[in-house]
The part of an RNA shown here (large-subunit ribosomal RNA, domain I) has 553 nucleotides and comes from an alkali sediment metagenome. Model confidence (mean pLDDT): 85 of 100. Rfam family: Bacterial large subunit ribosomal RNA.
Context: one part of a larger RNA
RNA sequence: GGCGUACGGUGGAUGCCUAGGCAGAGAGAGGCGAUGAAGGACGCGGUAAACUGCGAUAAGCUUCGGUGAGCCGUUAAACAGGCUUUGACCCGGAGAUUUCCGAAUGGGGAAACCCGGCAGGGGUAAUGCCCUGUCACUGUGUACUGAAUACAUAGGUACAUAGGGCGAACGAGGGGAACUGAAACAUCUAAGUACCCUCAGGAGAAGAAAACAAUAGUGAUUCCGUAAGUAGCGGCGAGCGAACGCGGAGGAGCCUAAACCAAUACCACUUCGGUGGUAUCGGGGUUGCGGGACCUUAACAUGUGAUUGAUGAAGGGUAGCUGAGCGGUCUGGAAAGGCCGGCCAUAGUGGGUGAUAGCCCCGUAAGCGAAACUCCGAUUCACGCUAGAGGUAUCCCAAGUACCGCGGGACACGAGAAAUCCCGUGGGAAUCCAGGAGGACCAUCUCCUAAGGCUAAAUACUCCUCUCUGACCGAUAGUGAACUAGUACCGUGAGGGAAAGGUGAAAAGUACUCCGAUAAGGAGGGUGAAAUAGAACCUGAAACCGUAUGCCU
Numbered sequence: 001g002g003c004g005u006a007c008g009g010u011g012g013a014u015g016c017c018u019a020g021g022c023a024g025a026g027a028g029a030g031g032c033g034a035u036g037a038a039g040g041a042c043g044c045g046g047u048a049a050a051c052u053g054c055g056a057u058a059a060g061c062u063u064c065g066g067u068g069a070g071c072c073g074u075u076a077a078a079c080a081g082g083c084u085u086u087g088a089c090c091c092g093g094a095g096a097u098u099u100c101c102g103a104a105u106g107g108g109g110a111a112a113c114c115c116g117g118c119a120g121g122g123g124u125a126a127u128g129c130c131c132u133g134u135c136a137c138u139g140u141g142u143a144c145u146g147a148a149u150a151c152a153u154a155g156g157u158a159c160a161u162a163g164g165g166c167g168a169a170c171g172a173g174g175g176g177a178a179c180u181g182a183a184a185c186a187u188c189u190a191a192g193u194a195c196c197c198u199c200a201g202g203a204g205a206a207g208a209a210a211a212c213a214a215u216a217g218u219g220a221u222u223c224c225g226u227a228a229g230u231a232g233c234g235g236c237g238a239g240c241g242a243a244c245g246c247g248g249a250g251g252a253g254c255c256u257a258a259a260c261c262a263a264u265a266c267c268a269c270u271u272c273g274g275u276g277g278u279a280u281c282g283g284g285g286u287u288g289c290g291g292g293a294c295c296u297u298a299a300c301a302u303g304u305g306a307u308u309g310a311u312g313a314a315g316g317g318u319a320g321c322u323g324a325g326c327g328g329u330c331u332g333g334a335a336a337g338g339c340c341g342g343c344c345a346u347a348g349u350g351g352g353u354g355a356u357a358g359c360c361c362c363g364u365a366a367g368c369g370a371a372a373c374u375c376c377g378a379u380u381c382a383c384g385c386u387a388g389a390g391g392u393a394u395c396c397c398a399a400g401u402a403c404c405g406c407g408g409g410a411c412a413c414g415a416g417a418a419a420u421c422c423c424g425u426g427g428g429a430a431u432c433c434a435g436g437a438g439g440a441c442c443a444u445c446u447c448c449u450a451a452g453g454c455u456a457a458a459u460a461c462u463c464c465u466c467u468c469u470g471a472c473c474g475a476u477a478g479u480g481a482a483c484u485a486g487u488a489c490c491g492u493g494a495g496g497g498a499a500a501g502g503u504g505a506a507a508a509g510u511a512c513u514c515c516g517a518u519a520a521g522g523a524g525g526g527u528g529a530a531a532u533a534g535a536a537c538c539u540g541a542a543a544c545c546g547u548a549u550g551c552c553u
Stems, first nucleotide, its partner, number of pairs: 001552009015538001016502002020473002022470007029462002031166002039101003042055003046079002049075003061095006070083003106115003116135007137163009170201001171199005181188001185235001211218002222249005232240002253454003256398001260283002263280007288432001290397004294391004303385003308382003315375004320368003326341005342359002344348001350362003403427008413439001434449005489496002509537001512524004
């Protein structure tokens, strides 16, 4: 020096565990904000660094309920001092307080700071100073006022009311890529995706046929299944990709404009009786077997309401309460384990307790409970809406609209034979003997009534609350984060972003002695079942480093 054996050191794998995550199910909630949010800064404790809680009334104040013996939050113990059956602490409802910044809104500003005006109050001899309230902008409405300029208008002032900002996804609209695929690439694809902007709601959007269909019919919209990877589109490449129909979920229909009538204001005409026009408002009216106006006639019924207002039963939520049933013995540090003998069960889900407990504890099944706030909302009342028959053919039935040319876009459909829908631009109709559609176009036939508007449900999502579940993870896993985690740290910044869990049943966390430097570390001794469980603490693999020893050299 090598190999082996034994015993250690180092190291932190493995096993076991879980305080945290992940995924889902069922309910709920689906917003917060000028009554100042979200998020912060700075403070608040007798001693107080961080977290938590709170706000100069500062780990809290008042009140109403619950509970019932201890309490003054956590790391984290101690000292000091207190509170409490006249009910503390704790839990829940309602309220009060709530510095400064922040939409931040009196003005400014390098956020958490600086400087003001007005009114009232305090203080001072007086000023300085202090306290309370108020003072941003924009939209809308009303009133007053009011230029150039006569009426007027612009403007101004006051009052009322709303907005502003934040928030995970879902939604609608306005913009809108590229990588990529086409085995290159340009049309095409990716994709109307990512991303940006605006806006809304608990959902949003869409929606009550100028629709489909095809000689038979359907009857708003939305979503699911199918039709169907079909018909088609396509450098007919890559790829893209319907609809009709059928089966389901859900189900709900309405209001205006116009004709006509009346009122008010103004203007014009006037034979002073009025007439006409414009604007506003009210009645009327809402349809495709065309309807309505108009004229005649009949009637006061029947349904319905998406809430306009009251009423507020029953039930639910936000604290809680009751809640059955076990002993002996053995092993052991400890019994819940073994053995023996019992009991309950509408409760043998689960967790804890010194090892594995239906009967020890918390619970569980079942049953019960609210002063206060709140959700849903039965019922009742008010209120709103809602109908017929006949006649006539005078009036009305949404205009720079439909449609056409040109240029684009959307439709599964890339200009194509290209209908349909939307936009730009130039032309530009008809009013029921009318107009649009049925995939160029024409005829026949059929269906429908555009150019105004509203509309639940079935659908999408989950920042958040509660309960439950898992052939989900178990500390290099599972969230980045089981722990002072979006922390430490890095970066001018946008931003990036960790590591780090486990003594023991219980601290019983080693009194006392000794070595050592009044160390570190250790030896006795004590605790404990165990200290090779001693805090660098469960288990304690390997690499790596030693001590002792056998063999070989």